[in-house]
Molecule: SAM riboswitch aptamer (S box leader)
Organism: soil metagenome
């Protein structure tokens, strides 16, 4: 860079010690311990293997619709709301 998917699903312990949820704005989660690292466990998206299923392996993931919105359009009716697409982001494969 290209293609595909993103409404669901998934814990506990140890070490640490204040932050984190991509950016911005909200709104959330956090000393009943953030983020990070380690161990075991789990979920199940992609790829590989297999006649096929299963199982196994390689990444990935385990708060909230990709937490919501951020740009454009349509329907509403003037206060917003709903839907669609894009942009951006994340994951896998090449």
């Nucleotide at each position: 860079c290209u293609c595909a998917u993103c409404c669901a699903g998934a814990g506990a312990g140890g070490c640490u010690g204040a932050g984190g949820g991509a950016a911005c704005g909200g709104c959330c989660c956090u000393g009943u311990g953030a983020a990070g690292c380690c161990u075991c466990g789990g979920c199940a998206a992609c790829c590989g293997c297999u006649c096929a299923c299963g199982a196994c392996g390689g990444u990935g993931c385990c708060a909230a619709g990709u937490c919501c919105g951020u740009c454009a359009g349509a329907c509403u009716g003037c206060a917003u709301g709903u839907c669609u697409g894009a942009a951006a982001g994340a994951u896998g494969a090449g």